[in-house]
Molecule: RNase P RNA; transfer RNA
Organism: Aggregatilineales bacterium
RNA sequence: CAAGUAAACCAGAUGAUCGCGGCUCGAAAGAGUCGAGGAAAGUCCGCUCUCCACAGGGUACGGUGCUGGCUAACAGCCAGGCGGGGCGACCCGACGGCACAGUGCAACAGAGAGGUGUAGUGCGGCGGCGAGGCUGGCGUGCCAGUCCCGCCACCGCGAGGGUGAAACGGUGGUGUAAGAGACCACCAGCGUCGGCAGCGAUGUCGGCGGCUAGGCAAACCCCACCGGGAGCAAGGCCAAGCAGGUGCAGUGGAGUGACCCGCUCCGCACCGGGUAGGCUGCAUGACGGCUGGAGUAAUUCAGCCGCUAGAGAGAUGAUCAUCGCCCUGCCGUCUGGCGGGGUACAGAAAGCGGCUUACCGGUUCACUUGGACG
RNA sequence: GCGCCCAUAGCUCAGUGGAUAGAGCAUUGGUCUUCGGAACCAACGGUCGGGGGUUCGAAUCCCUCUGGGCGCA
Numbered sequence: 001c002a003a004g005u006a007a008a009c010c011a012g013a014u015g016a017u018c019g020c021g022g023c024u025c026g027a028a029a030g031a032g033u034c035g036a037g038g039a040a041a042g043u044c045c046g047c048u049c050u051c052c053a054c055a056g057g058g059u060a061c062g063g064u065g066c067u068g069g070c071u072a073a074c075a076g077c078c079a080g081g082c083g084g085g086g087c088g089a090c091c092c093g094a095c096g097g098c099a100c101a102g103u104g105c106a107a108c109a110g111a112g113a114g115g116u117g118u119a120g121u122g123c124g125g126c127g128g129c130g131a132g133g134c135u136g137g138c139g140u141g142c143c144a145g146u147c148c149c150g151c152c153a154c155c156g157c158g159a160g161g162g163u164g165a166a167a168c169g170g171u172g173g174u175g176u177a178a179g180a181g182a183c184c185a186c187c188a189g190c191g192u193c194g195g196c197a198g199c200g201a202u203g204u205c206g207g208c209g210g211c212u213a214g215g216c217a218a219a220c221c222c223c224a225c226c227g228g229g230a231g232c233a234a235g236g237c238c239a240a241g242c243a244g245g246u247g248c249a250g251u252g253g254a255g256u257g258a259c260c261c262g263c264u265c266c267g268c269a270c271c272g273g274g275u276a277g278g279c280u281g282c283a284u285g286a287c288g289g290c291u292g293g294a295g296u297a298a299u300u301c302a303g304c305c306g307c308u309a310g311a312g313a314g315a316u317g318a319u320c321a322u323c324g325c326c327c328u329g330c331c332g333u334c335u336g337g338c339g340g341g342g343u344a345c346a347g348a349a350a351g352c353g354g355c356u357u358a359c360c361g362g363u364u365c366a367c368u369u370g371g372a373c374g
Numbered sequence: 375g376c377g378c379c380c381a382u383a384g385c386u387c388a389g390u391g392g393a394u395a396g397a398g399c400a401u402u403g404g405u406c407u408u409c410g411g412a413a414c415c416a417a418c419g420g421u422c423g424g425g426g427g428u429u430c431g432a433a434u435c436c437c438u439c440u441g442g443g444c445g446c447a
Stems, first nucleotide, its partner, number of pairs: 001370005007364004012323007020035006037345001041356002044354005049231004056261004061227005066080005081095001082093004096222002102220002104216002121160001122157004127152004132147007169187006188212001190209008235280004244271005252266004287306008324343008375446007384399004392430001401417005423439005
């Protein structure tokens, strides 16, 4: 210098004019002060809070899924293991049951697709038929023996070819009519037992076993753990207003919508009538920053400091000027002059912790690979 | 704000792991008719809303985004 990897951060600044919402002061006019984000978003998770038994038992259903830790909790975060990718920094992983508890799925092609299955091509054996070679015999064109080739039928075989996403270990040897874990040696893999290291996932070493066990659980299922339901339009208080009717009901109904039990209440459903108001929940909280301690880290403890959006048809905006930042054109030449363009994504509505997605651009720190120069 | 559902041909829908995704209507062409309609025959028409993953294989199962719709004082 080029190409990358990872993490953290910024998200224009100042001024003027006109506006908007909350609060305070003021009789009013008005004045003062405060006023969005890293995602406020999607609502995908987890909680707080509220009501229904401050939530109880069972079933169903749903979720999570390597190990250890953090946390209020999580599908989040940190660290580690294993697998995969990259030359590397580093990145990715729904990663339990290696699918020998069970049930199931695998189209087409192919001989055969699941506990033992298949034989088209091929290798081999026996038999029959046909052609031929050689040897022997004699009655000279027939018989016998043997070898080889072709076809047919039966049997044995599972290495090769072929099909497929996937075809039941690999290499070498023994063996055989031909072969095959049929047998043997080594290797890979599986199960099991034990030693060592580790809290553990796991790693490693050794023995034994049968010789090969395939894939799919984001198919049912099994195992472990978790989950009661609903949601701030939850819920509480006040004010105003109105008209009742029909049906069902005590072995009943309701307490929201899986069911049974239990618990609480005594009405419930439909039609009709009234209201379209105020206050609260609602802004100091699992909050943020700095310093120090513990810890590899996530995080936690202590001290100090800071902490002002709060609407209810829903505020936080617009214009202008100057200066920034990025890209680029011309002139000029040594750090200039004159122009043009761009300056995102997006916007609180009970609150909080995460994840995911969107985003013009820029800054800093650390690291990797390659090149050049000293 | 909170909760939930849907997306397949121009329209309305089926297909819920198996290859080439179907049906009706519509459109186009033909037969029939003097012409038109109806009827009959044939054709056209699909990134299965976008992207990623699981699987040998995805419209279907999972995740995420986009668009649309419904309910709740």